[in-house]
Annotation:
A computed fold for a 268-nucleotide part of an RNA from a Phycisphaerae bacterium, annotated as large-subunit ribosomal RNA, domain VI. RNAcentral holds the full RNA, with entries from ENA.

Context: one part of a larger RNA
């Protein structure tokens, strides 16, 4: 901008892409065969690899605004306690999110035309022939089937729901036209934001409000905090204390911040 009013929500699927993948190992059966060695078609159950997709409940990594311990040094007048730098100082650990080394799942099964090849039935050639009419079986291949993306598929598809058809002025061939009001369904900017993201889209909210932040409470993480008191000559230990602090997770809670303001028609 189109899709011939104009919005919202849901589909159909022209066409497009993906995927397709192999091994062992039981059973049938040490059986058909074979002198024997060996050693099966078939049909049936079972575990694998690689490769793909999805996820974080577990196992790990990462986790620079979470804890703890530690080292020098400088500061907070000193003591204690504590901040700064030093690669996050170093060191042990770690929610969330993201992750793979982790967990699930996937290539199944059927149909449909066939290759090579097996066949029925059958002249041409009284016989024989799968081929000449005719007619069947048959592959990890092709067309389906599963996945995905699709109506700009200009052949612009199909459903269901919402809205509006006014008013006023000039013009007319009298059908209707222009301009102005009006300003619906809906959507847009704008703001709080996001397990959505380069932008831009999408999502979820905007006071009728749990969108973000703060508080609250509760998961997780550290791993027993500061003051205090007793012990000890002390470093230090015990107690009070599974203490104390704690990002992102989880429940709630209007205290804070979401003010406003536009677009949108009357119909080839």
């Nucleotide at each position: 901008c189109g899709u011939a009013c104009g919005a919202a929500a849901c589909u159909u699927g022209a066409g497009a892409g993906g995927a397709u993948a192999u091994c062992u190992c039981c059973c049938u059966a040490g059986u058909a065969c074979g002198a024997g060695a060996g050693g099966a078609u078939u049909g049936g159950g079972a575990g694998g690899u690689a490769c793909g997709a999805g996820c974080c409940u577990c196992u790990g990594g990462u986790g620079u605004a979470c804890c703890a311990g530690u080292u020098g040094u400088c500061c907070c007048g000193c003591u204690c306690g504590g901040g700064g730098c030093a690669c996050c100082g170093c060191u042990g650990g770690g929610u969330a999110g993201c992750u793979a080394c982790g967990c699930u799942c996937g290539g199944a099964a059927a149909g449909g035309a066939u290759a090579a090849c097996c066949g029925c039935u059958g002249a041409a050639u009284g016989c024989a022939u799968c081929u000449a009419a005719g007619u069947g079986g048959g592959a990890a291949g092709c067309c389906c089937c599963c996945c995905u993306c699709a109506a700009g598929a200009u052949a612009a598809g199909g459903u269901u729901u919402c809205g509006g058809u006014u008013c006023c002025c000039g013009c007319u061939u009298c059908g209707g036209c222009g301009g102005g009001a009006u300003g619906a369904a809906g959507g847009c900017c704008c703001c709080a934001g996001c397990a959505a993201g380069a932008c831009u889209a999408g999502c979820u909210g905007g006071u009728c409000g749990a969108u973000a932040g703060g508080c609250g409470g509760g998961a997780g993480g550290u791993g027993u905090a500061c003051g205090c008191a007793c012990g000890g000559a002390g470093a230090c230990g015990u107690g009070u204390u599974u203490a104390g602090c704690u990002g992102a997770c989880c429940c709630g809670u209007a205290c804070u911040a979401a003010u406003g303001g536009c677009c949108g028609a009357g119909u080839g």